RNA sequence: UCGCGCUAGGUGGGGAGCUAGCGGUUCCCUGAACCCGCAACCCGCUACAGCGGGACCGAACACCGCCCGAGGGGCGGAAUCGAUCGGGGCCUGGGCCGGCGAGUCCGGCGUUGACGGUCAGGUCCCGCGCACUGGGAGCCUUCGAACCGCGUCAGGUCCGGGAGGAAGCAGCGCUAAGGAGUGCCUCCCAGGUGCCGCGGCCAAGCUUGGCCCGAGCCGGAAGCGCAGGCGCCGCCCGACCGGUUCACCUCGACGGCGAGUCCGCGCGA
Numbered sequence: 001u002c003g004c005g006c007u008a009g010g011u012g013g014g015g016a017g018c019u020a021g022c023g024g025u026u027c028c029c030u031g032a033a034c035c036c037g038c039a040a041c042c043c044g045c046u047a048c049a050g051c052g053g054g055a056c057c058g059a060a061c062a063c064c065g066c067c068c069g070a071g072g073g074g075c076g077g078a079a080u081c082g083a084u085c086g087g088g089g090c091c092u093g094g095g096c097c098g099g100c101g102a103g104u105c106c107g108g109c110g111u112u113g114a115c116g117g118u119c120a121g122g123u124c125c126c127g128c129g130c131a132c133u134g135g136g137a138g139c140c141u142u143c144g145a146a147c148c149g150c151g152u153c154a155g156g157u158c159c160g161g162g163a164g165g166a167a168g169c170a171g172c173g174c175u176a177a178g179g180a181g182u183g184c185c186u187c188c189c190a191g192g193u194g195c196c197g198c199g200g201c202c203a204a205g206c207u208u209g210g211c212c213c214g215a216g217c218c219g220g221a222a223g224c225g226c227a228g229g230c231g232c233c234g235c236c237c238g239a240c241c242g243g244u245u246c247a248c249c250u251c252g253a254c255g256g257c258g259a260g261u262c263c264g265c266g267c268g269a
Base pairs, nucleotide, nucleotide: 001269002268003267004266005265006264009057010056011055012030013029014028015027016026020046021045022044023043024042034054035053036052037051038050062261063260064258065257066256067255071251072250073249074248077246078245079244080243081242082241084239085238086237087236088235091234093233094232095230096229097228099226100225101224104221105220106219107218108217109216116212117211118210119209120208121207122206123205125200126199127198128197129196130194131193132191133190134189135188136187137186138185139183140181141180142179143178149174150173151172152171157166158165159164
């Protein structure tokens, strides 16, 4: 130096969480990196800190220091983005709303007289009268009473010796109550009837007519100016939630560098 067989050891690590603490099952990050069983109201241990069984590698390797640094966690700090909420209109940013002012355009009307003024009237109210309408009554014509209306009363009845007289049904005539019809006339009641005759009565609007004046009046549209309102959008301030980044603290895999320690035993060449 090589080969064989052994032994000590090795077959991952880290973060979070849990735990008195250490591991594991769980989640996450790395990584070349064993198998089976147990295990989150947990499973197994005790500071040399998983337990039980099996397989593989085997002085391989491990330990120490430094560097790099994936990734995780932490208090809360800063910035930024998104959403929501609160506040701000003297925030001269946008937008919307209405008002006022002057002008432009379009349309309608206007010297066959606009707008305005004045007088009178109507539309409203009250009172009187009148007309009309509707209804009713009177009046007129006509019908109309078995008896309880009038007149005349055939027949028949009654009184009388007779002459004659009496009551009186039907019929006829005329009427009452009542019915029908007509409407020149008269009266009564009522009225979303009418302005016909008036008279009274506030204001205002509309309207009719007369008179005066002499050129505009009305409507619409988009702009302009002034001040105002809204808080819709933007902007400012703040708060909360979530995301991202940075700073700080902490843990830290893989990897790199560097020495030191350790580099065992047996057999054979």

A computed fold for a 269-nucleotide RNA from a Gaiellaceae bacterium, annotated as Bacterial large signal recognition particle RNA.
Of the family's consensus pairs, 94% are formed in the model.
RNAcentral holds the sequence, with entries from ENA.
The gene name in the source record is ffs.
It matches the Rfam family "Bacterial large signal recognition particle RNA". About the family: The signal recognition particle (SRP) is a universally conserved ribonucleoprotein involved in the co-translational targeting of proteins to membranes. Gene Ontology terms of the family: SRP-dependent cotranslational protein targeting to membrane, signal sequence recognition and signal recognition particle, plasma membrane targeting. By type it is a non-coding RNA gene.
Lineage of the source: Bacteria > Bacillati > Actinomycetota > Thermoleophilia > Gaiellaceae.